[in-house]
RNA sequence: GGGCCUGUAGCUCAGUUGGGAGAGCGCUUCGUUCGCAAUGAAGAGGUCGGGAGUUCAACUCUCCCCAGGUCCACCA
Numbered sequence: 001g002g003g004c005c006u007g008u009a010g011c012u013c014a015g016u017u018g019g020g021a022g023a024g025c026g027c028u029u030c031g032u033u034c035g036c037a038a039u040g041a042a043g044a045g046g047u048c049g050g051g052a053g054u055u056c057a058a059c060u061c062u063c064c065c066c067a068g069g070u071c072c073a074c075c076a
Base pairs, nucleotide, nucleotide: 001072002071003070004069005068006067007066010025011024012023013022019056027043028042029041030040031039049065050064051063052062053061
């Protein structure tokens, strides 16, 4: 330098064919307990890596950029 894959909540990840942004764990509050753990209920938490484009509408399609992984190439 080229190809491919990945980037979504604090963490691990889903998200099918373009139309509702979600799960588990964690966190907060409340109940149960003398208290803790465990458990039940409720809740908070998101520029969907960044920008542009297409579209009535984009996590999703197209282009560019950034970061990580992997393979190939180059290496006096």
The RNA shown here (transfer RNA) has 76 nucleotides and comes from a Planctomycetota bacterium. Rfam family: tRNA. Rfam describes the family as follows. Transfer RNA (tRNA) molecules are approximately 80 nucleotides in length. By type it is a transfer RNA. The source organism's lineage runs through Bacteria, Pseudomonadati and Planctomycetota. Model confidence (mean pLDDT): 81 of 100.